This is a predicted structure of a 102-nucleotide RNA (Purine riboswitch aptamer) from a Bacillota bacterium. It matches the Rfam family "Purine riboswitch aptamer". The literature on the family includes a 2004 paper in Nature by Batey et al., "Structure of a natural guanine-responsive riboswitch complexed with the metabolite hypoxanthine". From the family's description: Riboswitches are metabolite binding domains within certain messenger RNAs that serve as precision sensors for their corresponding targets. Allosteric rearrangement of mRNA structure is mediated by ligand binding, and this results in modulation of gene expression. A class of riboswitches that selectively recognises guanine and becomes saturated at concentrations as low as 5 nM. In Bacillus subtilis, this mRNA motif is located on at least five separate transcriptional units that together encode 17 genes that are mostly involved in purine transport and purine nucleotide biosynthesis. It has also been shown that some members of this family are specific for adenine instead. Model confidence (mean pLDDT): 77 of 100. The model forms 100% of the base pairs in the Rfam consensus.
[in-house]
RNA sequence: ACUUGAAAUGAAUAUCGAGCUCAUAUAAUGCCGAUAAUAUGGUUCGGGAGUUUCUACCAGGCGGCCGAUAACUGCCUGACUAUGAGUGAAUUGGACCGGCCU
Numbered sequence: 001a002c003u004u005g006a007a008a009u010g011a012a013u014a015u016c017g018a019g020c021u022c023a024u025a026u027a028a029u030g031c032c033g034a035u036a037a038u039a040u041g042g043u044u045c046g047g048g049a050g051u052u053u054c055u056a057c058c059a060g061g062c063g064g065c066c067g068a069u070a071a072c073u074g075c076c077u078g079a080c081u082a083u084g085a086g087u088g089a090a091u092u093g094g095a096c097c098g099g100c101c102u
Base pairs, nucleotide, nucleotide: 003018004017005016006015019087020086021085022084023083024082025081026056029049031047032046033045034044041066042065050057058078059077060076061075062074063073064072
């Protein structure tokens, strides 16, 4: 124990789209500038970097830290996008369809 739609149909194969899953990318991350708040707070905006890569670069939660100051920080959980791949195997019995032979 792995789906569904289409041409196209009763079955099968292959194709395309979607769903699901896996892999790669990127860490849903980092740097800089501006801006806002102050332990009931820790914001907001912009510019680059990062990918053989378009886009995105957030949200929620739990802490730490900062004794009044301008600076934050750790962890957990949750996507989208790009590309590639997979989406059963074997055996037995019955029925049906198609082909070939007699």